[in-house]
RNA sequence: GCCGAAGUAGCUCAGUGGUAGAGCAGCUGUUUUGUAAACAGCAGGUCGGAGGUCCGAAUCCUCUCUUCGGCU
Numbered sequence: 001g002c003c004g005a006a007g008u009a010g011c012u013c014a015g016u017g018g019u020a021g022a023g024c025a026g027c028u029g030u031u032u033u034g035u036a037a038a039c040a041g042c043a044g045g046u047c048g049g050a051g052g053u054c055c056g057a058a059u060c061c062u063c064u065c066u067u068c069g070g071c072u
Stems, first nucleotide, its partner, number of pairs: 001071007010024004018055001026042005048064005
C1' cells in the first nucleotide's frame, strides 16, 4: 500500500428500514439473627465520528477514526 472483519449500557452480545433489547454487573425492596442465594422492581445508550438517501436509518451509501486478521 491492497483486501476483509469488528465498533450498540460498566462487561459479553442481540437487533438487516418503522418505539434500541437480553444476560451478567450496579442500586432499591422483600425474605434471613446476619451475609450469600432467591424473588420483585429501578436506573444506565443521542448505536465510534461526520455527511448523504428516505416520510422514517443502529440498519442502506460516502468519507473518516480505532482495533484485529490476511496479502505484498
About this RNA:
Transfer RNA from a Candidatus Pacearchaeota archaeon, 72 nucleotides, folded computationally. The same sequence occurs in records of 2 taxa. It matches the Rfam family "tRNA". The family's RNA type in Rfam is transfer RNA. About the family: Transfer RNA (tRNA) molecules are approximately 80 nucleotides in length. The organism belongs to Candidatus Pacearchaeota, within Archaea. RNAcentral holds the sequence, with entries from ENA.